Notes: A computed fold for a 109-nucleotide RNA from Algoriphagus zhangzhouensis, annotated as SAM riboswitch aptamer (S box leader). Its Rfam family is "SAM riboswitch aptamer (S box leader)". Rfam's curators write: The SAM riboswitch is found upstream of a number of genes which code for proteins involved in methionine or cysteine biosynthesis in Gram-positive bacteria. The sequence is in RNAcentral, with records from Rfam and Ribocentre.
RNA sequence: GAUUUAUAAAGAAGAGGCGAGAGACAGGCUCUAUGACCCUCUGGCAACCUGGAAAAACCAAGGUGCCAAUUCCUGCCAAAUGAGAUGGUCUUAUUUGGAACUAUAAAUU
Numbered sequence: 001g002a003u004u005u006a007u008a009a010a011g012a013a014g015a016g017g018c019g020a021g022a023g024a025c026a027g028g029c030u031c032u033a034u035g036a037c038c039c040u041c042u043g044g045c046a047a048c049c050u051g052g053a054a055a056a057a058c059c060a061a062g063g064u065g066c067c068a069a070u071u072c073c074u075g076c077c078a079a080a081u082g083a084g085a086u087g088g089u090c091u092u093a094u095u096u097g098g099a100a101c102u103a104u105a106a107a108u109u
Stems, first nucleotide, its partner, number of pairs: 001109008013042005021031003025075004043067003047064003050060003076098010
């Protein structure tokens, strides 16, 4: 890097360094010189693996992961409802369901 499966409405921040963008992509919206993002240290959370427990709940925190906002929201498809235009029908808003994308874990390669 690839494949498969699962999860993504819960949870969890302080200090130091750096100095301008960051939140995957696009649009929106948000965070950010009251210093974000990123790095280091410390602390924490507990999703998967692991260990404990007869088992479940639960506990631990060894491996990975994570610690703004639902994966921040939407994106593609379908349905319902409302509105507008209309010859057929179309456009649009909201809600719901599904998919895709993305991320993470576990297993395989």